[in-house]
Context: one part of a larger RNA
Molecule: small-subunit ribosomal RNA, 5' domain
Organism: Chloroflexota bacterium
RNA sequence: GGAUGAACGUUGGCGGCGUGCCUUACCAAUGCGAGUCGAACGGUACGGGGAGGCUCUUCGGAGCGCCCACGACCGUGGCGUCCGGGUGCGUAACACGUAGCUAACCUACCGGUCGGUGGGGGAAAACUCCGGGAAACCGGAGGUAAUCCCGCAUAUGGUCGCCUGGUAGACAGGUAGACGAAAGCUGUGGCAGGGGAACCUGUCAUGGCGCCGACUGAGGGGGCUGCGGCCGAUUAGCUAGUUGGUGGGGUAAUGGCUCACCAAGGCAGUGAUCGGUAGCGGGUCUGAGAGGAUGAUCCGCCACACGGGGACUGAGAUAUGGUCCCGAGCCCUACGGGGUUUAGCAUGGAGGAAUCUUGCGCAAUGGGCGAAAGCCCGACGCAGCGACGCCGCGUGGGGGAUGAAGGCCUUCGGGUUGUAAACCCCUUUUCUGGGGGACGAAAUUGACGGUACCCCAGGAACAAGCCACGGCUAACAGGGUGCCAGCAGCCGCGGUAAUACCUUGGUGGCAAACGUUAUCC
Numbered sequence: 001g002g003a004u005g006a007a008c009g010u011u012g013g014c015g016g017c018g019u020g021c022c023u024u025a026c027c028a029a030u031g032c033g034a035g036u037c038g039a040a041c042g043g044u045a046c047g048g049g050g051a052g053g054c055u056c057u058u059c060g061g062a063g064c065g066c067c068c069a070c071g072a073c074c075g076u077g078g079c080g081u082c083c084g085g086g087u088g089c090g091u092a093a094c095a096c097g098u099a100g101c102u103a104a105c106c107u108a109c110c111g112g113u114c115g116g117u118g119g120g121g122g123a124a125a126a127c128u129c130c131g132g133g134a135a136a137c138c139g140g141a142g143g144u145a146a147u148c149c150c151g152c153a154u155a156u157g158g159u160c161g162c163c164u165g166g167u168a169g170a171c172a173g174g175u176a177g178a179c180g181a182a183a184g185c186u187g188u189g190g191c192a193g194g195g196g197a198a199c200c201u202g203u204c205a206u207g208g209c210g211c212c213g214a215c216u217g218a219g220g221g222g223g224c225u226g227c228g229g230c231c232g233a234u235u236a237g238c239u240a241g242u243u244g245g246u247g248g249g250g251u252a253a254u255g256g257c258u259c260a261c262c263a264a265g266g267c268a269g270u271g272a273u274c275g276g277u278a279g280c281g282g283g284u285c286u287g288a289g290a291g292g293a294u295g296a297u298c299c300g301c302c303a304c305a306c307g308g309g310g311a312c313u314g315a316g317a318u319a320u321g322g323u324c325c326c327g328a329g330c331c332c333u334a335c336g337g338g339g340u341u342u343a344g345c346a347u348g349g350a351g352g353a354a355u356c357u358u359g360c361g362c363a364a365u366g367g368g369c370g371a372a373a374g375c376c377c378g379a380c381g382c383a384g385c386g387a388c389g390c391c392g393c394g395u396g397g398g399g400g401a402u403g404a405a406g407g408c409c410u411u412c413g414g415g416u417u418g419u420a421a422a423c424c425c426c427u428u429u430u431c432u433g434g435g436g437g438a439c440g441a442a443a444u445u446g447a448c449g450g451u452a453c454c455c456c457a458g459g460a461a462c463a464a465g466c467c468a469c470g471g472c473u474a475a476c477a478g479g480g481u482g483c484c485a486g487c488a489g490c491c492g493c494g495g496u497a498a499u500a501c502c503u504u505g506g507u508g509g510c511a512a513a514c515g516u517u518a519u520c521c
Stems, first nucleotide, its partner, number of pairs: 001521004006517005013393006019386002021351001026349003030346003035079003040076005046071002048068003053064004086304003096228007105221003110217008118152001120150003127142006158179003161175005184209011230276003237267003242264008279301004283294004306327005328341005357383001359382003365379001366377004396426004406417004431458006440448001465510005470491003476505005486493002
């Protein structure tokens, strides 16, 4: 000198774009943060609709019962909840980066291609009844639909077996054999049946969305390997599933991954083991570069979700807002038992030098579900707060000497503040008031927002400080103090004329900031 997620002191007008718990991965009241589909299915307490029925009637209608299943909802079922969002505890490791390998692998949704979608059966929610419990919730009986569950049929292709090629169990080709699938819903048009209508049921044609088997693509992931990146030898030996083999198990898959048996290996001065520290990278800061330092925001990967452990479901998790167990804290309790976990967004407390609103909206982008309309989204888009950072603008411009007054200094002549002010002329960026008013959206859709921006009017109006002035280092005089009080980055100032302390005037520097502290180069 540059830099910062900064803090502190003094000061502070506006805007744009960014950015904001670096400390206790400390504890949390409250709200919200993941739902959606009625075009998979059963149902109807509620709302809505319906002509006739019964009762009442003030002749308007009201109640009861019935029907529809339009809205909405309970439940089954499907897809999603494994994304998105947070944090950096742990981790010195194939965690990350890079280059490869996988003949050792998986992949829901999406795209392409081929083929299929036949015929049967079953259960349990919701619901009804009964019961237990303070609650959370639970039990028994009855009974029901499906794209729920299970057989049968079919099988080009697929899996297994066998044969050939191949270094090869996995790859390619072949093959009498064995095994293994499926689900329907809906638009339009027609026909039949039921109904008093709305409508319902069945069937045919055609279209859409699905379902099943197989191959393939894309994107995503698992595994393995070479190389690379911290400190300590005041850590020198470490290792028993340890190292290898055979076989079994397990996995999508290789493998001591696991187990039985066998062998005795494996690692280490090119630093094993142990200890300390640490998420890694793209990047960021600095530097001419080499390098050094760093890893906030944004992007990729990893790890974690109160501490520890386990599996289930699923294409995918060993799952932040799922489940089970142990432990801790807190809350409720009828003392029997339950509930909860903000390292999501806000917010509170604590800690700390220190870090924001319990805001608005799904209008945009993006995601989930849905045929769609749409619903949901504290992702996101915005707004709010903070000079925390960067950038821009302003606090007026021109003229103006009796060089006014006042201040300060003075050799008392004057000098200086100083064209500075006053005063005259002008302008209106800003500001205030009024009017118009967006882009962002293709449409009838805009939170932001009556915002940005434009026009008119008013009026110099509301807007300057901070630090320094001995040398380094730009900038000097007076008073006070008297090795005191104090200053100080280094050298050093202060003991009676201090340009170094305090103060006044002046000057220099930077400026909505200026200094200080901390840290890095």